The RNA shown here (small-subunit ribosomal RNA) has 1421 nucleotides and comes from an uncultured organism.
RNA sequence: AGUGAACGCUGGCGGCGUGGCUAAGACAUGCAAGUCGAGCGAGAAGCUCCCCUCGGGGAGUGGAUAGCGGCAAACGGGUGCGUAACACGUAAGCAACCUGCCCUUUAGACGGGGAUAGCCUACCGAAAGGUGGAUUAAUCCCGGAUGUGGUUUUUAGUCGCAUGACUAAAAUACUAAAACCUGUGACGGUGCUAAAGGAGGGGCUUGCGGCCUAUCAGCUUGUUGGUAAGGUAACGGCUUACCAAGGCAGAGACGGGUAGCUGGUCUGAGAGGAUGAUCAGCCACACUGGAACUGAGACACGGUCCAGACACCUACGGGUGGCAGCAGUUUCGAAUCAUUCACAAUGGGCGAAAGCCUGAUGAUGCAACGCCGCGUGGGGGAUGACGGCCUUCGGAUUGUAAACCCCUGUCAUUAAGGAACAAAACCCAGGUUCAUAGCCCGGCUUGAGUUAACUUAAAGAGGAAGCAGUGGCUAACUCCGUGCCAGCAGCCGCGGUAAUACGGAGACUGCGAGCGUUACUCGGAUUCACUGGGCGUAAAGGGUGUGUAGGCGGCAUUACGUGUCAGGUGUGAAAUCUUGGGGCUCAACCCCAAAACUGCGCCUGAAACUGUUUUGCUAGAGUGUUGUAGGGGUGAGCGGAAUUCCAGGUGUAGCGGUGAAAUGCGUAGAUAUCUGGAAGAACACCAACGGCGAAGGCAGCUCACUGGGCAACAACUGACGCUGAGGCACGAAAGCGUGGGUAGCGAAAGGGAUUAGAUACCCCUGUAGUCCACGCCGUAAACGUUGUACACUAGGUGUUGGGACAUUCGACCGUUUCAGCACCCAAGCUAACGCGAUAAGUGUACCGCCUGAGGACUACGGCCGCAAGGCUAAAACUCAAAGGAAUUGACGGGGACCCGCACAAGCGGUGGAGCAUGUGGCUUAAUUCGAUGCAACGCGAAGAACCUUACCUAGGCUUGACAUGGUUGGGACAGGGUGUGAAAGCACCUCUUCCUCCGGGACCCUUCCACAGGUGCUGCAUGGCUGUCGUCAGCUCGUGUCGUGAGAUGUUCGGUUAAGUCCGGCAACGAGCGCAACCCUUAUCCUUAGUUGCCAGCGGGUAAUGCCGGGGACUCUAAGGAGACGAACCUCUACUUGAGGUGGGAAGGUGGGGAUGACGUCAAGUCAGCAUGGCCCUUACGCCUAGGGCUGCACACGUGCUACAAUGCUCGGUACAGAAGGCAGCAAUACCGCGAGGUGGAGCAAAUCCUGAAAACCGAGCCCAGUUCGGAUUGGAGUCUGCAACUCGACUCCAUGAAGUCGGAAUCGCUAGUAAUGGCGCAUCAGCAAUGGCGCCGUGAAUACGUUCCCGGGUCUUGUACACACUGCCCGUCAAGUCAUGAAAGUCGGUUUUGCCCGAAGUGCGUGAGCCAACCGCAAG
Repeated sequence: AGUGAACGCUGGCGGCGUGGCUAAGACAUGCAAGUCGAGCGAGAAGCUCCCCUCGGGGAGUGGAUAGCGGCAAACGGGUGCGUAACACGUAAGCAACCUGCCCUUUAGACGGGGAUAGCCUACCGAAAGGUGGAUUAAUCCCGGAUGUGGUUUUUAGUCGCAUGACUAAAAUACUAAAACCUGUGACGGUGCUAAAGGAGGGGCUUGCGGCCUAUCAGCUUGUUGGUAAGGUAACGGCUUACCAAGGCAGAGACGGGUAGCUGGUCUGAGAGGAUGAUCAGCCACACUGGAACUGAGACACGGUCCAGACACCUACGGGUGGCAGCAGUUUCGAAUCAUUCACAAUGGGCGAAAGCCUGAUGAUGCAACGCCGCGUGGGGGAUGACGGCCUUCGGAUUGUAAACCCCUGUCAUUAAGGAACAAAACCCAGGUUCAUAGCCCGGCUUGAGUUAACUUAAAGAGGAAGCAGUGGCUAACUCCGUGCCAGCAGCCGCGGUAAUACGGAGACUGCGAGCGUUACUCGGAUUCACUGGGCGUAAAGGGUGUGUAGGCGGCAUUACGUGUCAGGUGUGAAAUCUUGGGGCUCAACCCCAAAACUGCGCCUGAAACUGUUUUGCUAGAGUGUUGUAGGGGUGAGCGGAAUUCCAGGUGUAGCGGUGAAAUGCGUAGAUAUCUGGAAGAACACCAACGGCGAAGGCAGCUCACUGGGCAACAACUGACGCUGAGGCACGAAAGCGUGGGUAGCGAAAGGGAUUAGAUACCCCUGUAGUCCACGCCGUAAACGUUGUACACUAGGUGUUGGGACAUUCGACCGUUUCAGCACCCAAGCUAACGCGAUAAGUGUACCGCCUGAGGACUACGGCCGCAAGGCUAAAACUCAAAGGAAUUGACGGGGACCCGCACAAGCGGUGGAGCAUGUGGCUUAAUUCGAUGCAACGCGAAGAACCUUACCUAGGCUUGACAUGGUUGGGACAGGGUGUGAAAGCACCUCUUCCUCCGGGACCCUUCCACAGGUGCUGCAUGGCUGUCGUCAGCUCGUGUCGUGAGAUGUUCGGUUAAGUCCGGCAACGAGCGCAACCCUUAUCCUUAGUUGCCAGCGGGUAAUGCCGGGGACUCUAAGGAGACGAACCUCUACUUGAGGUGGGAAGGUGGGGAUGACGUCAAGUCAGCAUGGCCCUUACGCCUAGGGCUGCACACGUGCUACAAUGCUCGGUACAGAAGGCAGCAAUACCGCGAGGUGGAGCAAAUCCUGAAAACCGAGCCCAGUUCGGAUUGGAGUCUGCAACUCGACUCCAUGAAGUCGGAAUCGCUAGUAAUGGCGCAUCAGCAAUGGCGCCGUGAAUACGUUCCCGGGUCUUGUACACACUGCCCGUCAAGUCAUGAAAGUCGGUUUUGCCCGAAGUGCGUGAGCCAACCGCAAG
C1' cells in the first nucleotide's frame, strides 16, 4: 500500500459497484425450454341457427387440450471436483477432416404404396404405468422412374511441400425429393432433394512457455517401430495379427504432493514476488461410477439405461428423485442478501407473422462490504461568563468555544410540477419496383423500474459525530487512583508510594460516517543478491588427485548465416492500465479515440562478434637432447649405539621411586660392575627459518626397479588447452579380520599414594595395541581454518637448486636470470585483526559451499561397512538473540616494577579472671529511637534519680504549651484565698487599670474561624554535614595528530623521587584539580619591650623567701626578623635529574608534629541536630501532669580498668613539671572529725590569689604463699549534692576477702622523645555511675637481615565467554510439574500397485429362437 474480508465501538443522505472464500454437504416449495394449426388427423367449453319427447339432438363457428411430425433443447445460466495434461497461453500446420440453421451458384421435385400415435373399445395395477382389439392423417415411413450432379475405375494435362491436389475426357455400376400458404393472377413466397463455394463453428497435430519434491533414479510389453487388416468425419497402436527390440531419462524419466489455465488483479523505482472473487476467453464437471442412443453437433445440468449411496411414496407386489440454474431451507463456519417486479429495453428459441417462452437480462430490496460525493451550519461576539481541569494561588487552559446578535437553506421533511430510457416490429399512407417481395420515408402504438432523477415553493439551525491514540519508533501531557497488585504491550519495555507507558478525568493529536483490531499478500529485505551478496577469523573451500558429461577457450584465413542486429509484414480478442477528449451539476462510474500489449511467426538484408566450416601459424600445451638437486615411492640386504632378557665372574645390603612416601625388587645375593649371547623396535650428532611429494606424509647405510620437478638448448607436433557434477584412485591416528612377531612403551585392569571422596593428575606392575604380510575402515583443528588454472600490479632482506656475465692461478665475494622456501613493507583491499607478486590487490574461466541460534556433524528413509560406524539429511518445539574483530575498565591461585608497622625483627597487649561500659539476644506495660564487615558495638550521649525523655501506665486539656490574622462578648494584667486531687486540672470567692481627638486603642480573658503542633513515615524524593578507599598519587581538559568508530596519544618509555617529584627522549604542545610550598606549633639565634615574670652585678632587710630599692645582662613572656637552599667539596650517572659520602651548622636531605582530603566509589550514615518535597494524625500520632522505664538477666561478643606480684607491695622521708580552670566560682592560713567532710572566709574576674604532682631517689618491713599479692562481693556506720538518693548517685570508715599464679585457637598497637610506664588538668555537670573522651608534662627502650610469603595500594603488560564487573559468569545430574516431538508387541482404517475370481447395463461379432405391413417370391420362406 492492498482485501469478495471478519470482529469491537459508533452511524445522517445519495450515486456506482460488490456480497457462501468453509461442506462438489443435504435439500421442502415455486419458477428456470419451449414453440409451430402457414406439416397432420382428432377436437372440449362457449357462441349462432335448426329440431325437440324439454332429457336432449343436429349443423355452423370456435379453438382449449393431448397426440403424430418439424426445429430448438449440445445455446444461455452454475460450479472449480478432477486435471501437471496439447488442459491452458502463444505461434504454426491439416495435401488427414466434419459442419444444422445463414449467404452465393447449378440442377431438380415424376408416379405409387404402407403403417402408426391420437380417438374409440376391452382389460391389468394402490400408484407410476402397462397390455390387447378395431380404425385414421401427414413435411411419418418404403419401393419404382429420372441423374444436372456425386461415388467407383481408367487416361491426359497443370501444379505442388514427400504422401499428393485440381481440372478435363471416357466407361460400368450405384445413388434424390414434400409439401404448405396467400391470391383474380403472376417468372410469387416459404419449404424439400442432389451438388459446388463461402461465412461462422468444431475436430486433430506440432514448436515454445508457466508449481514443489532426488529422503522418488531408473521407467516401459501395445511398450517403440514396421507390414497387413479393421475402425473413425479424419491421421494415428486407436484396435488386432505377424515381425523387429526398441522407446524415455540427471536439460530430471518414473513416482509422490499441490493446483482449473489465461487476459488480468495487488505490490514494487524497476527486475521481480504473490494471486486467478466480480468482468471476459478456454477447459472440466452436473448425487457417485459405468455406458451407449438420438442428432449437423452430446457420450447430454433441468434426456435414456445399469450399478451404488442417500431420501421420499407404498395397498409391501413395486415405484419416484437429483438446486455446482434463480430465490429459499438446513448444516458447517469468524463470515456472505429477497422464497421481490417485468419481459418495457438488450439478447436467445420457435414461428411467414401477430405472438408465445426466457430466474439470460433489465430493475428494485437487504448489508458502511468497497470506492466517490454532500451534510451535520456561516459571520459577528471578551465581564475572556458559569462549569470542568491544572496551579508556583498570581493565574493559565477549555476559548470566540458558549450565551447573545445578524444571516443562509445543501441534505432530510411537506406540497406542486415533471423528463429520458421508445425506437422499431405490427398497422395505415407514400416512394422505388412488374410487384402486395425487399428497401427508404412519414404517421400511429407500447414503461417493470416509477412518482423516482430534476425544477419550484414552504418552514425552521431546527433532525444529523464518532473512533483510535498521546514513553520512543510516531503527531499529541497534566492531575488523581493503584503500588511488580490490578493491568498494558507491534518491538524496545512500563507497574515494587511522587507511573506523560496500568485505570479514570481534563487537555491535546490524527482520521472522520467512519475509526480501530485481527487475518492474509507484496514492500521495506541488497535478508536467495538477473538487475544486486558472500565463503582466512562472523554461516560458508569438497581431505587430495585423476578424469567423463558439461561450461569456457590462442593467432590468421574461407564459406555459411545458429545466436546477434536492422527494415518490413501478420498476429498479439474485448475489457483493464496509460494519454487525450467527451457524458452524468463534480467525482466515483460510463463512452470515444490514440498509445501500449516489452511476445511469437513470416519476408528481405548485414556479417564485426559468437557458432559451424576450410586452409594455415606458433606465443598456450606437449615431445625431444644435455644436465641437475632431493628423508618422493616399492622391494631386498647390511650396520652401530642404547634398552631389556639369559648365562657366567666380582661383590654386599640395600635398590627403586617421590613434593614426601608406599606398593615393587633384593641374603634363594638384587642394585652396581665385567665378559659372552639372544631378541625386537627406533635410527643420536649432521638438522636448518633447509629438501621432496597432489594431499596424507617422508630421515642409519647400500643395491635394484620406478614417479615427478628444475635449468639450458630451440629440433619436432600444431590448440592437442583450463576447469570438472557423477565416477575412479589415494588417504594420519585409532579401530576390525586372518596369520606372524613382541625389546621398549603402554588404553583396559591390579596395587600404592594424594584427597572429604579421587573410578584422575604422581608411583609400581601390566593386556590389547604399537611392528610385519594380506584384506577392510574412509574419518581428523585431513589447517595456510585461504579450491584449481592463467594474466597483470613499487621495493628490500635471507636462504635452497640451476644457468649466464664479470673476475681470479683457483675458490669466495659481486652483477643478473629462472624455479622454490621464508621475513619486512608500498599502492590497493579488509568490519577490524591483518593480507600484501606464495595476495585476502586488479581481472578472466570452471567447480564446491553458505543464508539467525539451539534442536542437529541428530531422527526416519536410502546407500556403504564384518562390526564400530560413515555419507546423505529434516521437522515439531524453544529463544531474541547466537557470533566476529577491536575498545575502556574490572578481575586472574598471569608476568614485571614499586610502596605501606603489610610481613619479617622486636617491645607491650587482647582472647582466660573480677569489675566498668557498649551491643546482640531474652524478658517486659515499657525496657524510646538510630548506628551493623573493615568504615556499628566507652558510637549519637562533653553526664538517663525528677527534668532530660522521644517509651509505658494512669489522670486531664482541645484555637491548644508556642506564632500570626480576623471575629463575638467582657475585663486592666497581675495578685490573694477556699474546696477537691498524686499533681496537672476543674469549680468557686475576693481585689482592682492606663492613654485618648471620647469614635476608640494598648494589654488580658472568652466565643467562633483560618490555623498551630507532630522525635509520626520515607536518608531509596532531598539540602547541608560526615565516614571510607586515602594524604593513596592520582583524576582530567583545550588544540593538534592517529583511528570508520568506541577510543588512543598527551599520562607510555629510560632514569629518579615520599610524590604524574624532577630530568631526558617522544606527534605532541600546553593547561587545570591534586603533590610540594605558602599557614600554625616546636627546635637555634638576633632585635624590640620589661609587669604580675627574672635576679648577674650594686645597695637594704629577714629565722628564711626578688622580700624591698633598683636592673634588662640571663631565663621567660610575645611581637618582628634571621636560619636550611642538595648551599659548599669529593665520588657515581647520559655529566641532566638525582644518589652515596665529607665538613660546617642549633637543625641536613619533605628537620619533628598539626591543619589541609583531587575526580570519584559505597542508592555508605544522618528526615532524632537543623532545613526540606510528598504522605499520614487533628477532643489526637498534639499538649500538660504523677509514677514507672531507658539501669530489667540464663547467655554471647566488642572496648577498657584492676590484677595475678619481689624490676613488686606496705610504711616513713626527700626532690623535680607542664597545660589548664576559677564569681550562684576557685578558696588559703586556722579549728573540729580516723576519714569523706564540717565551721570559717585572707586573697583572686588572675604570668599577682587558689588547685600537696606521681613514678623516681633514700631508708625500713614482707620472703614466693592464693601471701602484708589481688581487691570483687556482702554486713554495719557515715559524709556530700539535690524538692527527692527505694527502684537508681558518688565518696568515707570498720568488718568481710571471691575469681585470679600470665591466659587455647586466634588476634591488636607501635620505628624515637616513639612504644612502655607515672601522675596532673579540662569539658559536660546540682551531684555522679569517668576505669570513657580531650589535653599536659615526668621517666624512657628494643628492633628492622630483607621483600620469598599474608593483607592493602600504585604503574606497565597479558588473557578473558566478566561489565550489578570473580560475592562475576556458568555446566551437568537429580526432584516436582507442564509442553512439544519420537519410538513401542500389536490392532484398525485410507491411498496406490500387481496377479487372479465373480460380474450389471452397453457396443461389436457369432449362433440359435421368436415376431414381422411395404419389397421379392407361385410357395416354403
Its Rfam family is "Bacterial small subunit ribosomal RNA".
The RNAcentral record of the sequence draws on ENA and Greengenes.
Its mean pLDDT, the model's own confidence on a scale to 100, is 83.